[in-house]
Context: one part of a larger RNA
């Protein structure tokens, strides 16, 4: 010169678009960050409607809309933090072959028939609590058998291929489901229903996709030799054990082998890439924000379910810490957003909203999202924009220096003549909003002009942000300039004070009575809502 997630000092008008604990992966009050489905269930604590009874005080009814708890389900493995620990198949590039994959697409075949518990309730017990014990009683798309088996699973033989997996053909054995909601002419039946059609959505077995994962292998990835020898599950093989899957991944037996100066081992460091600065390039040096991945959730272990975790806001132990306790025993994990105390030079609100945009859950209104979209605070940094413009010589006054003539400050004020940018104040005012919902019509589906789906008009809504962006109006130069520097390097020079003193300083160096280097003043220089300095990188 450029640069920064900067701090610090002087100073500060206004938008916009980013950024914002780099320290203590140090402790954490509060309050929110994962819930949803009543169209799976039995149900009714509590609101609301309806109905019935009433002594008028209020009592029954789950009948409706709905729903606290509770059984089921699908989601809390995403989304968001943070970067300790990793020098690794941990990352990036390129390959690869022995595997899984819930939801979602497409396809091929079903979805018959029964059973026995169980929580909620309620009845009693124990506990301070936190909870938990027994008795009776029910439901289910919770559980369990039977039946069926187009594929699929396992044996056996057979042809065919083959290092090993594989391809067919026959035969035999083994395995599955569950219902719910809309609509209906005819026909039966125990007649607001149901059987029975039909649509949707679920369930059950399979094949392929698509999406994601897990596995291996080349190569690349930082300093030190004042670290030279490391390694017994070690390297390889055979039979096994286990995984969704290949393997010393386990085990048992047989060899003795693997790595290593092309730097093994061991020590320090250190999340890795896209990328970011810089630099004419090579190169450096760094990995904030944004993307991809990988690791961690109070330390250490460990599993459960599950499609997928060995799971931040789940379980269990162990262990420091905190907190309640009746002393017997409980109870917690902000590296989530917000916020506190600490630490530090140093880093924001205990804010609105689900209006967009994305997830969860539901048929679906919709619920729920501190993800996100916003506002707030911080000149943190980038960009822009003003702070007035024109005229204006009596070169006022005032300060400054002066060879006392006059220089300068200076057309600079004042005066005079405009302008109103942004601010302020009033008035208007898009776009972010498609959709859903209701309605007609057409098409599918069907026996059906219901019911549901798609498409097309048409309609009623939906906006945190927002006193917004933009227009228009009004008043009035009105409300808005600093900071550093002026010996050389390096642009800008006198005077007064000081007198090796006070003090200055990045290097050369100034200061010891005529200091352009110190400390004020005048004047000048550069930059400018910003200027310096410190740190740090090229």
């Nucleotide at each position: 010169g450029a640069u920064u997630g900067a701090a610090c000092g002087c100073u500060g008008g206004c938008g916009g678009c980013a950024u914002g604990c780099c320290u203590a992966a140090c402790a954490c009050a509060u309050g929110c960050a994962a819930g949803u489905c009543g169209a799976a269930c039995g149900g009714u604590a509590g609101c609301a409607g309806g109905g019935g009874c009433u002594u008028c005080g209020g009592c029954c009814c789950g009948c409706u809309g709905a729903c606290g708890a509770g059984u089921g389900g699908c989601g809390g493995a995403c989304g968001g933090g943070u970067g300790a620990g990793u020098a690794a198949c941990g990352c990036g590039u390129a390959g690869g072959a022995a595997u899984c994959u819930a939801c979602c697409c497409a396809g091929u075949a079903g979805c018959g028939g029964g059973g026995g518990a169980u929580a909620g309730c309620u009845c009693g017990g124990g506990g301070a609590a936190a909870c938990u014990c027994g008795g009776a009683u029910u439901a289910a798309u919770a559980c369990c058998g039977c039946a069926u088996a187009c594929g699929u699973c396992c044996c056996u033989u057979g042809u065919c291929a083959u290092a090993u997996c594989g391809a067919u053909a026959a035969g035999g054995g083994g395995g599955a489901a569950a219902g719910c909601a809309g609509g209906g002419g005819a026909c039966c039946u125990u007649u607001u229903a149901g059987a029975c059609c039909u649509u949707g959505c679920a369930c059950u077995a399979u094949u392929g996709g698509a999406u994601g994962a897990g596995c291996c292998u080349a190569c690349g990835u930082c300093u030190g030799a004042u670290u030279a020898g490391c390694u017994a599950g070690u390297u390889g093989g055979u039979a096994g054990a286990g995984u969704a899957a290949a393997a010393g991944c386990c085990u048992a037996c047989c060899a003795a082998g693997g790595c290593a100066a092309c730097g093994a081992u061991c020590a320090g460091u250190a999340g890795c890439u896209g990328g970011u600065c810089u630099g004419a390039g090579a190169g450096g040096a760094c990995g904030a924000u944004c993307a991809g991945c990988c690791a961690c959730a109070c330390u250490g272990g460990g599993a459960c379910u599950g499609a997928g975790a060995c799971a931040c806001g789940g379980c269990c132990c162990a262990g420091a810490c905190u907190c309640c306790u009746a002393c017997g025993g409980g109870a917690g994990g902000c590296a989530g957003c917000a916020g506190u105390g600490g630490g530090g030079a140093a880093u924001a609100u205990u804010g609105g909203a689900c209006a967009a945009u994305g997830g969860g859950c539901g048929c679906a209104a919709g619920c729920c999202u501190g993800a996100u979209c916003c506002a707030g605070c911080a000149a943190u940094g980038c960009c822009g924009c003003g702070u007035g413009u024109g005229u204006g010589a009596a070169g006022a006054a005032g300060g400054c220096c002066u060879g006392c003539g006059g220089g300068u400050u200076g057309u600079a004020a004042a005066g005079c003549a405009c302008u109103u940018u942004c601010g302020g104040c009033a008035g208007g005012g898009a776009a972010g909003a498609a959709a859903u919902g209701c309605u007609u019509g057409a098409g599918g589906u069907u026996a059906a002009u219901a019911c549901c789906c798609u498409c097309a008009g048409g309609u009623c809504u939906u906006g945190a942000c927002g006193u917004a962006a933009c227009c228009u109006g009004c008043a009035g130069a009105a409300g808005a300039a600093g900071c550093a520097c002026c010996g050389g390097c390096u642009a800008a020079c006198u005077c007064c004070g000081u007198g090796c003193c006070a003090g200055c300083a990045g290097c050369c160096g100034c200061g010891g009575u005529a200091a352009u280097a110190c400390g004020g003043a005048g004047g000048g220089u550069g930059c400018a809502a910003g200027c310096g300095u410190u740190a740090a990188u090229c």